[in-house]
RNA sequence: GGGCUUGUAGCGCAGAGGUAGCGCGCCUGCUUUGCAAGCAGGAGGUCGAGGGUUCGAAUCCCUCCAAGUCCA
Numbered sequence: 001g002g003g004c005u006u007g008u009a010g011c012g013c014a015g016a017g018g019u020a021g022c023g024c025g026c027c028u029g030c031u032u033u034g035c036a037a038g039c040a041g042g043a044g045g046u047c048g049a050g051g052g053u054u055c056g057a058a059u060c061c062c063u064c065c066a067a068g069u070c071c072a
Base pairs, nucleotide, nucleotide: 001071002070003069004068005067006066007065010024011023012022013021018055026042027041028040029039030038048064049063050062051061052060
C1' cells in the first nucleotide's frame, strides 16, 4: 500500500427500510437479623464520524476513523 471482517446501553451480543431489543451488570421496592438467591418495577443509546438515496436509514451507497485478519 491492497483485500476481507467488525464497530449498537457499563460488558457480551441481536436487530436484512417503518420511531432499537435480549442476557449479565446498575438503581428502587418486597422477602431476610444481615448478605446472597428469588420476585416486581425502573434508569441508561442522537446505533464509530461525515455526506448521499428514500416519505422514512442501525439497515442501502460513498468517503473517512479505529480494531482484527490475510496478501504485498